[in-house]
């Protein structure tokens, strides 16, 4: 460089929840905690999802919308750690 996850090495990440702070809210940040992950490493680029302050329609109860969210929903892009060649 290439093939790859077969062997995984030295490790690494951390779901639920709980506790503090952001937030309109979805979720996020920090600590505590591990369900699990060979990219559960980064990046909203495509599509899904989820909320809806704020516009809109309705106004009787509500509906519709992303410029928010989500990468541990799926894809892409970008990089990384063993193994073979």
């Nucleotide at each position: 460089a290439g093939u790859g996850u077969c062997u995984c090495u030295u490790g690494g990440c951390a779901a639920a929840c709980c506790a503090g702070c952001g937030g309109a809210a979805a979720c996020g940040c920090u600590g505590g905690g591990a369900c699990g992950c060979a990219a559960a490493g980064c990046u909203a680029c495509g599509g899904g999802u989820c909320u809806a302050c704020g516009g809109g329609c309705a106004u009787c109860c509500g509906c519709c919308u992303a410029a928010g969210a989500u990468c541990g929903c799926c894809g892409g892009g970008c990089c990384g750690c063993c193994a073979c060649u």

c-di-GMP-I riboswitch aptamer from a Bacillota bacterium, 85 nucleotides, folded computationally. It matches the Rfam family "c-di-GMP-I riboswitch aptamer". Rfam links the family to the GO term cyclic-di-GMP binding. The source organism's lineage runs through Bacteria, Bacillati and Bacillota. The sequence was found by an Rfam model in a public genome assembly.